[in-house]
RNA sequence: UGGGCCAUAGCCAAGCGGUAAGGCACAGGACUUUGACUCCUGCAUUUCGCUGGUUCGAAUCCAGCUGGCCCAG
Repeated sequence: UGGGCCAUAGCCAAGCGGUAAGGCACAGGACUUUGACUCCUGCAUUUCGCUGGUUCGAAUCCAGCUGGCCCAG
């Protein structure tokens, strides 16, 4: 310098145009003498790295930028 892939919660991770699943962790509660286990509820809602664009509608498509990984020179 060129090419490819990736960026979603504290962590892992699904989603592939129609208002973001699940697990762990965390908080509250039930149970228990206490704790653990188990069960219930809650937890991203100017939320999907940032800025624009397309669209009635964007995490999803397009462009640029930022960061990470890989390949080539």
Transfer RNA from a Lachnospiraceae bacterium, 73 nucleotides, folded computationally. NCBI's taxonomy places the organism under Bacteria, Bacillota, Clostridia, Lachnospirales, Lachnospiraceae. Its mean pLDDT, the model's own confidence on a scale to 100, is 80. Its Rfam family is "tRNA". From the family's description: Transfer RNA (tRNA) molecules are approximately 80 nucleotides in length.